Predicted 3D model of a 1526-nucleotide RNA (small-subunit ribosomal RNA) from Polaribacter sp. Hel1_85. Its mean pLDDT, the model's own confidence on a scale to 100, is 82. Lineage of the source: Bacteria > Pseudomonadati > Bacteroidota > Flavobacteriales > Polaribacter.

[in-house]
RNA sequence: AAAUAUACAAUGAAGAGUUUGAUCCUGGCUCAGGAUGAACGCUAGCGGCAGGCUUAACACAUGCAAGUCGAGGGGUAACAUUGGUGCUUGCACCAGAUGACGACCGGCGCACGGGUGCGUAACGCGUAUAGAACCUACCUUUUACAGAGGAAUAGCCUUUAGAAAUGAAGAUUAAUGCCUCAUGGUAUUGAGACUCGGCAUCGAGACUUAAUUAAAGAUUUAUCGGUAAAAGAUGGCUAUGCGUCCUAUUAGUUAGUUGGUAAGGUAACGGCUUACCAAGACUUCGAUAGGUAGGGGUCCUGAGAGGGAGAUCCCCCACACUGGUACUGAGACACGGACCAGACUCCUACGGGAGGCAGCAGUGAGGAAUAUUGGGCAAUGGAGGCAACUCUGACCCAGCCAUGCCGCGUGCAGGAAGACGGCCCUAUGGGUUGUAAACUGCUUUUAUACAGGAAGAAACACUGGUAUGUAUACCAGCUUGACGGUACUGUAAGAAUAAGGACCGGCUAACUCCGUGCCAGCAGCCGCGGUAAUACGGAGGGUCCGAGCGUUAUCCGGAAUCAUUGGGUUUAAAGGGUCCGCAGGCGGUCAAUUAAGUCAGAGGUGAAAUACCAUAGCUCAACUAUGGAACUGCCUUUGAUACUGGUUGACUUGAGUCAUAUGGAAGUAGAUAGAAUGUGUAGUGUAGCGGUGAAAUGCAUAGAUAUUACACAGAAUACCGAUUGCGAAGGCAGUCUACUACGUAUGUACUGACGCUGAGGGACGAAAGCGUGGGGAGCGAACAGGAUUAGAUACCCUGGUAGUCCACGCCGUAAACGAUGGAUACUAGUUGUUGGGCAUUAGCUCAGUGACUAAGCGAAAGUGAUAAGUAUCCCACCUGGGGAGUACGGUCGCAAGACUGAAACUCAAAGGAAUUGACGGGGGCCCGCACAAGCGGUGGAGCAUGUGGUUUAAUUCGAUGAUACGCGAGGAACCUUACCAGGGCUUAAAUGUAGUAUGACAGGACUAGAGAUAGUUUUUUCUUCGGACAUAUUACAAGGUGCUGCAUGGUUGUCGUCAGCUCGUGCCGUGAGGUGUCAGGUUAAGUCCUAUAACGAGCGCAACCCCUGUCGUUAGUUGCCAGCAUGUUAUGAUGGGGACUCUAACGAGACUGCCUACGCAAGUAGAGAGGAAGGUGGGGAUGACGUCAAAUCAUCACGGCCCUUACGUCCUGGGCCACACACGUGCUACAAUGGUAUGGACAAUGAGCAGCCAUCUGGCAACAGAGAGCGAAUCUAUAAACCAUAUCACAGUUCGGAUCGGAGUCUGCAACUCGACUCCGUGAAGCUGGAAUCGCUAGUAAUCGGAUAUCAGCCAUGAUCCGGUGAAUACGUUCCCGGGCCUUGUACACACCGCCCGUCAAGCCAUGGAAGCUGGGAGUGCCUGAAGUCGGUCACCGCAAGGAGCCGCCUAGGGUAAAACUGGUAACUAGGGCUAAGUCGUAACAAGGUAGCCGUACCGGAAGGUGCGGCUGGAACACCUCCUUU
Repeated sequence: AAAUAUACAAUGAAGAGUUUGAUCCUGGCUCAGGAUGAACGCUAGCGGCAGGCUUAACACAUGCAAGUCGAGGGGUAACAUUGGUGCUUGCACCAGAUGACGACCGGCGCACGGGUGCGUAACGCGUAUAGAACCUACCUUUUACAGAGGAAUAGCCUUUAGAAAUGAAGAUUAAUGCCUCAUGGUAUUGAGACUCGGCAUCGAGACUUAAUUAAAGAUUUAUCGGUAAAAGAUGGCUAUGCGUCCUAUUAGUUAGUUGGUAAGGUAACGGCUUACCAAGACUUCGAUAGGUAGGGGUCCUGAGAGGGAGAUCCCCCACACUGGUACUGAGACACGGACCAGACUCCUACGGGAGGCAGCAGUGAGGAAUAUUGGGCAAUGGAGGCAACUCUGACCCAGCCAUGCCGCGUGCAGGAAGACGGCCCUAUGGGUUGUAAACUGCUUUUAUACAGGAAGAAACACUGGUAUGUAUACCAGCUUGACGGUACUGUAAGAAUAAGGACCGGCUAACUCCGUGCCAGCAGCCGCGGUAAUACGGAGGGUCCGAGCGUUAUCCGGAAUCAUUGGGUUUAAAGGGUCCGCAGGCGGUCAAUUAAGUCAGAGGUGAAAUACCAUAGCUCAACUAUGGAACUGCCUUUGAUACUGGUUGACUUGAGUCAUAUGGAAGUAGAUAGAAUGUGUAGUGUAGCGGUGAAAUGCAUAGAUAUUACACAGAAUACCGAUUGCGAAGGCAGUCUACUACGUAUGUACUGACGCUGAGGGACGAAAGCGUGGGGAGCGAACAGGAUUAGAUACCCUGGUAGUCCACGCCGUAAACGAUGGAUACUAGUUGUUGGGCAUUAGCUCAGUGACUAAGCGAAAGUGAUAAGUAUCCCACCUGGGGAGUACGGUCGCAAGACUGAAACUCAAAGGAAUUGACGGGGGCCCGCACAAGCGGUGGAGCAUGUGGUUUAAUUCGAUGAUACGCGAGGAACCUUACCAGGGCUUAAAUGUAGUAUGACAGGACUAGAGAUAGUUUUUUCUUCGGACAUAUUACAAGGUGCUGCAUGGUUGUCGUCAGCUCGUGCCGUGAGGUGUCAGGUUAAGUCCUAUAACGAGCGCAACCCCUGUCGUUAGUUGCCAGCAUGUUAUGAUGGGGACUCUAACGAGACUGCCUACGCAAGUAGAGAGGAAGGUGGGGAUGACGUCAAAUCAUCACGGCCCUUACGUCCUGGGCCACACACGUGCUACAAUGGUAUGGACAAUGAGCAGCCAUCUGGCAACAGAGAGCGAAUCUAUAAACCAUAUCACAGUUCGGAUCGGAGUCUGCAACUCGACUCCGUGAAGCUGGAAUCGCUAGUAAUCGGAUAUCAGCCAUGAUCCGGUGAAUACGUUCCCGGGCCUUGUACACACCGCCCGUCAAGCCAUGGAAGCUGGGAGUGCCUGAAGUCGGUCACCGCAAGGAGCCGCCUAGGGUAAAACUGGUAACUAGGGCUAAGUCGUAACAAGGUAGCCGUACCGGAAGGUGCGGCUGGAACACCUCCUUU
């Protein structure tokens, strides 16, 4: 430098939807993948390779599927050849003479090949062994042999029975058929002695002797065949180890059963069979019984381990109409053989016969469903034969079917006016279909036509040749193709011949319009559809696959959802009530030995095909071939020895024993004590006692209750007493005694693994309950009575029986709970307490019993050395909810019942923990005209007004608890007006654009009409000539107070001017979420302070804004007038003035700033000071996130729907104003705090020209007629309550004013329905208002008037403002209502107007019981018993062998009897499940209104109630104890 060696690895793993308001978990259901002998729906061009009755092992017409050999034989029915005869030269007859050959004898084959999966849970199959316990025709090799005779029989012939099938008799005949004799051996059997070997019985070899058994011929002379023996090969048979489904609601089974001896039988071993003897054999490691099923190689799926299947192909088994039986044979108990029985079908002359497609085709039937009554032996293979050859539905091919896999094609390129059409939209336009089409060019796979045209064939035989010596081998030639004129190749023309299916809400790729309106329908799960459906149906578009695509069915996967890999059991499903203990499982330390498990090497086997890898052949692929590796297994053998196991020896730490000390409500039995209760007797004593929320029943004058004394009875043991102690659990409590058991500590004592767990099994086991006998004070199911209540089968009360107690016996269950099985070891701490030991101070240590916490674990809550941590061993239990711990069966029990323990059906959830809300007849704190304290009302009357109801042609519509009802409406006679009746109009109004026409129309007057409207008449443009204006007409755009406020915008109400609602970052939690926002204070306030894993911020609060209260500055007109003037009877009227008031702009001022007290602070308190005002000065505007699908489509706007000679629009009249009634809101009153009359005083806001109107005149007045001022700080309007005086004297009045009559005024086109006002007259109810209920905390309530909007006028007593006069009361937060914060429970989340239980009634569904009816399979007893083997007999036949016959055993089948098992059906009956709106109650969830639940007993329409014992999976309060932190 080149090269070489070794080690390791190796292709493999996805999730999603659905329980909730949300979360995490548990847990089921569903989906996405792959597969199929598939079927169905729609669709369909071709080829290759495969596959094709899964159901009725149901029944089968017809044809074919096993024959062959003349070289075994006798022969000659048919055919052919040849020869001959007759002769009308093409017919008849003859001849086994030849080729051949029907039937027959004989040989071989028919036991293979082909089909099916009934049966079978078995040595059937698979795998590995054994046969020293066996057989094997044909084939191969080797050795030896084949001599001599004989008797029959089929066929043929004759006769005969029968319809047929099939026979019967006689005569005659052959063989490689059969028989006799001979020969013979390494054959078989008997006897004798010998050698060698082996895992037992035994095997092998050689020797002597005796007996017995063989043969076949044919012929073309090449050969083939025959007999005996041995060996091989092949095929079979038998035995054994291991493996091989479900059910224990199948636990015991078995008489030839298990074994032995003997015999028989078989190819062979064996109870295989028989006789005798023994009493065994199998089984919880699952016998027996029942159900289901052919097994394997393999196939599907899966990362694998596994799970499922057993079509095609290969191996084995079983079967052949059903059951039984043997014969023949090498081989069968025989698919296309036999006999018998049975069922079925067919023929028949009625006497009797025939048949077996689970071979290939085919038919019927069944079924969702599966093919041609095809060709050929050309190839491969098989049978016979010397061979040619014959046969072969095996096989090779073809036909049908998209049944599957694979391959190919239906064109390619260019082409934008982005065409037409369709669809959609925000619609003069755009998007999409879409380079898609048209159009241009190109190509020709496939299809069509024509032409050529294979491989598969190698042979045998025959001919020729080579190699040595016939034979044998090899070479050459020749012959043979069903498929098929097929595959393939070439040529021609031309895009020509060829695309669909499903889906488009999420999972899951892909979206819009229309129709429909909880209908029709969809749906794998969740779910969609009730007028805007991406979910139904259609369309356009899109997505995925593609000659296919979907649906259905089944299997695996996902599913760690049976968990070995790889799960769990405190609360989700799940620890046995507890302990003892057999089997079983597991097991301390050391050493030796062994080598069963374990590991390694080697050998054998693991068929082929399949699967994998490589390569090759069909143009590729599918498909096929060759080679390799693999087949993870089983068996044998050799070795290793750490670990496990076996054996032996040793050890002490596990376990136990002993000693000492000690402990306890441990158990059993006996004795005994005091308190309480009840009863009895006696005394005292008198009218009530008792009981409840309140009562009553009850007891009591016949003396209760109360009290005193004595006596008796039964049951339970105050204080001590405690998260105390003991016990396996249940459980155990006055004291004492006896007996028994146990725990703990200590020990240099003893044994030496003796241990742990524990299926079955056994013992114990609260309360209730049962049996027998006692006992019985209190309590107390049931029951009775009284209450409560709508009812009250309850809660409460008065009584009260079983029971509770004792003894003995049963029962065997509880929330039998720590909802936590037992044992052992290990893993941080702190602090109580019980018992012991050491120290006797702190403390240490062992065994228990509590609390808190670390790591860890956990879904979380939590747990945490007493584990739910980390590990090991054993047991028990779970696998969605309901049905159901139910039914049936079984075991136990006296019964009640307990234990074991399903299914049909039904749902997509059920559930655990925690979170946020909401709620509670839970708790704490706080606020509000919420209550209380007060003042005034409403509810009673009359009227006004609104609503309901009723009425009506219409009484338009809306608003309806608070949050509708003097509300929309801040003004309905017409109009408004939306309603009704009647009469009309159909583009009528406005505006715009474009065009045309005209110079009119409109207006005025008149007529008809209810009017709209119609008609008549009259008068008329401008112009810069471009046009303008107006009208008419045409076209396009209308209109709707119609519906939907649950499609919407906007606006509004309410909680509520309540103090809340959130965010960023950080932190905590797996997460929803929490923290911040909680805690302690404080505030009107989430206002502020302190503390603090939070720090900050936003919307709200407050403040900023407006009005008002004080002062100042500036400015003075229309306002003002102090001072100065003028003037008037008088008036800021005038000159002037800015001082004041006022006006309207800007400022100041109030901030707990100061003081005192309290407080850390925030802040609070004070009749504090100062100040006009004091703690938000008063009022207004301002309304967080959100709630009520709150209100409004009729203010307006707007989506969708609807109407279009009307749901539009115009007009007249009517209605909205009705009136047995009910309610709301008001006005006026009921009077003397008043009414009336006369006189007198004082505002503010606002409004005004179609207006406000001074003043004058007229009228009683409303008002009218004149007529100044004022578009307003200039003009206009009497303020009233009040004051003064007079009168009224408590009455239905000099109160009150309704109602009605009359006469008027005003507005208006019009006042009847239906206006207001004035005057005269009339003069109703009403004398302070039941239950109930409303407002208001200071310039407030109450009371008094004034103004304005709307408006012609006004039904205004309403609404909104303005000022005048001007109170009372608040102790306080227990209660009612509403609200806020914290906490707690929850089965609520549509959120308590929630959820939810049971009976009854209705419909549907499946199931249990049931008199009875009717099937099925299996077994048992008895009777009968075919064919047949075997045995016996045999007087008939035969010379004999033997045969027929007869008898016996066994048996299929049949009959019968009683029971068991398992189905179907059924009058009637029971519970269960499901079902939008049925009935009765309200049991549970909150303390669910009596806390709930468990077991048990009784009771009740029902949920349920009550008693006894238990549990916390109960709330709240109080107390106690303990712990943590400081």